Bacterial RNase P class A from Candidatus Desulfobacillus denitrificans, 384 nucleotides, folded computationally. The model forms 92% of the base pairs in the Rfam consensus. It matches the Rfam family "Bacterial RNase P class A". Rfam classes the family as a ribozyme. From the family's description: Ribonuclease P (RNase P) is a ubiquitous endoribonuclease, found in archaea, bacteria and eukarya as well as chloroplasts and mitochondria. The coordinates come from a structure-prediction model, not an experiment, and the mean pLDDT is 79. It was read from a public genome assembly, where an Rfam model found it.

């Protein structure tokens, strides 16, 4: 200073005028109105995906059952998030080889349901001989054993019939380690070195995951668990239309009194008693209103621990709270954006100007978004 990744931050300004809603306080009221002051969307307020408070209901423990996590350390109220670290994938730029095509290596930095396949069952299209108690199409050889020839004979040669092999070729996502040498009839870890690999073995690092190192084994166990399955860990339902409080008129029910000389029923009558009657209380509940409601795992500086996620501590601050559901309308400048025109200073013209709109709060994911600011890492280039 270039280029490349990652993260965090804003979410058009600023002025008039008209309205909606919440709070204060004033003035007038029956409700409920005026008027002044002050507050009024978002990173996602979305999807309702995981996860808590908070609230009602269940509930002795422990188990089956059914669901979710799944490398390791740590953060957290607590999560399937979020840090920070192993290991593995894949790979842009830079480097290095090459003429080239490409190949190696591959920084930051992306991805990864990443616990078990030596429990047990299943499955592996198409192609292919074979996809796992299994197998030979081309293909090598054919030492052995029979065949033919050639030879008195030892032996030679020759098909390749039986067999042998799995090196090369072919399929295929995947083919039972790789490469050289040795060795053979031809080949094979069949032997040997190097690399890989296994091991419930040792030794160093490291809380661990995991890594280097040594020691044994010629190498065994193919893939699949987002296939059931097995281990380990968590989890009771339902949700603010949760619940809680006041509580009209109308039927309706409890309970006390009252009357009659009514009416009806036991009953034909007489006494009683019960209903119908009025009257006064009570409780439930239906509209309706209150309330849960926004003071919170809150913000916003600074310090102090920690690589950070986050923690702790002083200070300061108050930040929507509708309810048929406010949060808007309109114009003016400035900004931003698209189109033409330019004599390249600028002029005109269009667009109210990205996604999008709270409804109990809260942490995460995820998705959708015009544009603009800042930061940190890597790589190269120049200086000091």
């Nucleotide at each position: 200073g270039a280029a490349g990744u990652c993260c965090g931050c804003c979410a058009g300004g600023c002025a008039g005028c008209c309205g909606c809603u919440g709070u204060g306080c004033g003035c007038a009221u029956c409700g409920u109105g005026c008027g002044c002051a002050u507050g009024g969307a978002g990173g996602a307020a979305a999807g309702u995906c995981c996860g808590g408070g908070c609230c009602c209901c269940a509930a002795a423990g422990a188990g089956c059952a059914g669901g979710a996590u799944g490398c390791c350390g740590g953060c957290u109220a607590a999560c399937g998030g979020c840090c920070g670290g192993g290991c593995g994938c894949a790979g842009c730029a830079a480097g290095u080889c090459g003429a080239a095509a490409g190949a190696c290596c591959c920084a930051a930095g992306g991805c990864g349901a990443c616990g078990g396949a030596a429990a047990g069952u299943g499955g592996c299209a198409c192609a292919g001989a074979a996809a796992u108690c299994a197998c030979a199409c081309c293909g090598c050889c054919g030492a052995u054993g029979g065949c033919c020839c050639c030879g008195c004979a030892a032996g030679g040669g020759g098909a390749u019939c039986a067999g042998g092999c799995a090196a090369g070729g072919g399929u295929g996502a995947a083919a039972u380690g790789g490469c050289g040498g040795g060795g053979u009839a031809a080949g094979a870890g069949c032997c040997c070195a190097c690399c890989g690999c296994a091991g419930a073995c040792c030794g160093u690092g490291g809380c661990a995951a995991c890594a280097c190192g040594g020691c044994u084994g010629g190498c065994a166990c193919g893939c699949u668990a987002a296939a059931c399955c097995c281990c380990a860990u968590c989890c009771g339902g339902g949700g603010c239309a949760a619940g809680g409080c006041c509580a009209a008129a109308u039927a309706g029910g409890g309970a006390a009194g009252c009357c009659a000389u009514g009416g009806c029923g036991c009953u034909g009558c007489u006494c009683g008693c019960g209903c119908c009657g009025c009257u006064u209380c009570c409780g439930g509940g239906u509209a309706g209103g209150c309330u849960g409601c926004u003071a919170g795992a809150g913000c916003g500086c600074c310090g102090c621990g920690g690589c950070a996620a986050c923690g702790c501590g002083u200070c300061g601050c108050c930040c929507a709270g509708a309810g048929g559901a406010a949060u808007g309308g309109c114009u003016g400048c400035c900004g931003g954006g698209c189109a033409g025109c330019u004599u390249c200073g600028g002029c005109u013209g269009c667009c109210g100007c990205a996604c999008a709109g709270a409804a109990c709060c809260c942490g995460g994911c995820u998705u959708a978004u015009c544009g603009g600011c800042g930061g940190a890492c890597u790589u190269c280039c120049a200086a000091u």